[in-house]
The prediction has a mean pLDDT of 80. Predicted 3D model of a 176-nucleotide RNA (Lysine riboswitch aptamer) from uncultured Paenisporosarcina sp.
RNA sequence: GUAGAGGCCGCAAAACUUAUGAGUAGCAUACGUGAGGAUGACAACAGAGACCGUAUGCAAAAGGAGGUUAUGCCGAAGUGUAAUGAUUGCGCGUCAAGCAUUAUUGCAUUGGGGUUAUUCUAAAUAAGAAUAAUACUGUCAUUUAUACGUUAUAAUACGUGUAAGUGGUGAGCUAC
Repeated sequence: GUAGAGGCCGCAAAACUUAUGAGUAGCAUACGUGAGGAUGACAACAGAGACCGUAUGCAAAAGGAGGUUAUGCCGAAGUGUAAUGAUUGCGCGUCAAGCAUUAUUGCAUUGGGGUUAUUCUAAAUAAGAAUAAUACUGUCAUUUAUACGUUAUAAUACGUGUAAGUGGUGAGCUAC
């Protein structure tokens, strides 16, 4: 450098579909209340009633999740941090600030999935992320036992396989 392996809960994203979100947000009407509401400013709206409450009627969406289908792969991918960008979102127009989302790059870190607990995100008892514990699993090294093979035989030694134990972990492991 090339090609591969771990798992039938391997990783990631895409399309379709289903439930949840939710009878919620929002809109309309009626009644009540009575001055501001929205992150800041301006503009706009507002006693011809803002905001809020009750009743009636109509009534979503996004993110996340399950299933199916096909795809790319094995630092797959995730997390943290820094920088840069986005005609992105946070009220409906403009500007600013902050937050969130997202893309790229650098550095650091995690072998893999599961279960449990805590914290955060989330509408949520779903699920995700981080940390810790715990056994399982892949792989390498090593120890013991055992089977086969090599050396003429045996011992010893070496190689391969199986089982158990200990230790390490992806910049690793196997083959060329």

The organism belongs to Paenisporosarcina, within Bacteria. It matches the Rfam family "Lysine riboswitch aptamer". Rfam 15.1 lists 3,224 matches to the family in 1,923 species. From the family's description: Riboswitches are metabolite binding domains within certain messenger RNAs that serve as precision sensors for their corresponding targets.